Description:
This is a predicted structure of a 153-nucleotide RNA (c-di-AMP riboswitch aptamer (ydaO/yuaA leader)) from Paenibacillus montaniterrae. Lineage of the source: Bacteria > Bacillota > Caryophanales > Paenibacillaceae > Paenibacillus.

[in-house]
């Protein structure tokens, strides 16, 4: 010098995932509040799949294709698996998302994933209810605009 591990500390990303208070405690856990974020839930307003049985009608039951929820994480093309449906993989494209205070032009670079309800849930005041894990080192770019601290005098 340089590679690799581990630990402490400042400092920052993604994300709703942050701060307090009390209790006990080596660490740590559990309770509560505040912020922050999701769900369910009137009227109105909007949606109304097939089939089949019941029934005077309205209607109601049951079968199949199911149908929703967090998150940006979706949709087509083509190619492989493959003789083929679903599914995977690989390429493209369109749209989504992210990168040190916002935002508004321009560039570069990344990500489009997991998961959960279980035949059900539109929108939703009031009302109920839940969550506040996790994994990480990113252009700290440049122009113009706002805002906001901090130190001197």
């Nucleotide at each position: 010098a340089u590679a690799u591990u581990g630990a402490u500390a400042c400092u920052g990303c993604u994300u709703a995932a942050u701060c307090c208070u009390c209790u006990a405690u080596u660490a740590u856990a559990g309770a509560g509040g505040a912020g922050c974020g999701g769900g369910g839930g009137a009227a109105c307003c909007a949606u109304g799949g097939a089939a089949g049985c019941a029934u005077u009608u309205u209607u109601g039951c049951u079968u199949c294709a199911g149908g929703g929820g967090u998150g940006a994480a979706u949709u087509c093309u083509u190619u492989c698996u493959a003789u083929a449906c679903a599914g995977g993989a690989a390429a493209g494209a369109a749209c989504g998302g992210g990168u040190a205070c916002u935002c508004u032009c321009a560039g570069a670079c990344c990500c489009g994933a997991a998961u959960c309800c279980g035949a059900c849930a539109g929108c939703u005041a009031a009302c109920c209810u839940c969550g506040u894990a996790a994994g990480c080192g990113u252009c700290a770019u440049g122009a113009g605009a706002g805002a906001g601290a901090g130190c001197c005098u």